[in-house]
RNA sequence: CUCCGAAAAUGGUAAACCCAUUGAGAGAUGGGGACACAAAACCGACAGAUCCUACUGAUACGAAACCGAGGAUGGCUGGGUUGCCGGA
Numbered sequence: 001c002u003c004c005g006a007a008a009a010u011g012g013u014a015a016a017c018c019c020a021u022u023g024a025g026a027g028a029u030g031g032g033g034a035c036a037c038a039a040a041a042c043c044g045a046c047a048g049a050u051c052c053u054a055c056u057g058a059u060a061c062g063a064a065a066c067c068g069a070g071g072a073u074g075g076c077u078g079g080g081u082u083g084c085c086g087g088a
Stems, first nucleotide, its partner, number of pairs: 002088004012037002017032006035075001041081003046078003049073005055068001057066001
């Protein structure tokens, strides 16, 4: 440096749910809590996928059902970057 692995060791993160805050919403943040995770560390301005609709437009009325535009999810996948231990 590359590949493989999570048996051991040091540890790490924290699902659902509850409380508070925040957002139009998906959701996010903090505390509690542990379902899981060998990258469940970071990247959504690399490619997909899923989710949201306060705003724009159009429709006989109405409706995220459609258009435009924006947002969310890395614990959805691929991928990129970085990293602990062990083996080859």
A computed fold for an 88-nucleotide RNA from Desulfosudis oleivorans, annotated as c-di-GMP-I riboswitch aptamer.
Its mean pLDDT, the model's own confidence on a scale to 100, is 83.
Its Rfam family is "c-di-GMP-I riboswitch aptamer". Gene Ontology term of the family: cyclic-di-GMP binding.
The source organism's lineage runs through Bacteria, Desulfobacteria, Desulfobacterales, Desulfosudaceae and Desulfosudis.